Model confidence (mean pLDDT): 80 of 100. SAM riboswitch aptamer (S box leader) from a soil metagenome, 94 nucleotides, folded computationally. Its Rfam family is "SAM riboswitch aptamer (S box leader)". Its family is annotated with regulation of gene expression in the Gene Ontology. The RNAcentral record of the sequence draws on MGnify. The model forms 97% of the base pairs in the Rfam consensus.
RNA sequence: AUCGAGAGAGGCUGAGGGAACCGGCCCUUUGAAGCCUCGGCAACCUGCUCCUCGGAGCAAGGUGCCAAGCCCGGCCGGGCGUCGCCCGGAGGAU
Numbered sequence: 001a002u003c004g005a006g007a008g009a010g011g012c013u014g015a016g017g018g019a020a021c022c023g024g025c026c027c028u029u030u031g032a033a034g035c036c037u038c039g040g041c042a043a044c045c046u047g048c049u050c051c052u053c054g055g056a057g058c059a060a061g062g063u064g065c066c067a068a069g070c071c072c073g074g075c076c077g078g079g080c081g082u083c084g085c086c087c088g089g090a091g092g093a094u
Stems, first nucleotide, its partner, number of pairs: 001094003008038005016027003021074004039066003044062002046059005070091001075089006
């Protein structure tokens, strides 16, 4: 700084998974998680070009990612209003 966008097939394996705890909700033997291969998305770092020095563009080497808003809530503040919504923050991920 961003988080309402984007992007999955095959093989091995075999019961969990959605970061951790609690509660919900959801995915999953029509195959979870993990590993491997290939592919893809994005553009944080990186490289190159241009520049009015604020930035813009191109590439894709290193990361990251490829169900659901960061799946939703929890803690704090505010607003509705009547015990649930909405907004922001905190927290988290990159």